């Protein structure tokens, strides 16, 4: 079972922040400062073990547009908890 947390895929939504500077200069790239939280890490965690966040770090990432994007609704599929 008129199918539940899950999990894949696909549609549509989906914030924040310098098209900074200066070297170089076809393009790579190097060096200065400033700045966001919603990929992903870290803390948060002081215990018997375990261990969430939109909270907090800002390694990583990212600061016109695109594209990424937590996570939102839908759609199909695998799967089979309750009862």
């Nucleotide at each position: 079972a008129u199918g539940a947390u899950g999990c894949g895929c696909c549609c549509g939504g989906g914030a924040g922040a310098g098209a900074c500077c200066g070297c170089a200069g076809a393009a790579a790239g190097c060096g200065g400062g400033g700045c966001c939280g919603a990929a992903g890490g870290g803390g948060a965690a002081u215990u018997g073990c375990a261990g969430a966040a939109g909270c907090u770090c800002u390694c990583a990432g990212g600061c016109a547009a695109a594209a990424g994007g937590a996570u939102c609704g839908g759609g199909c599929a695998c799967g089979g908890a309750c009862g």

This is a predicted structure of an 83-nucleotide RNA (Glycine riboswitch aptamer). Rfam family: Glycine riboswitch aptamer. From the family's description: This family represents the bacterial glycine riboswitch. It was read from a public genome assembly, where an Rfam model found it.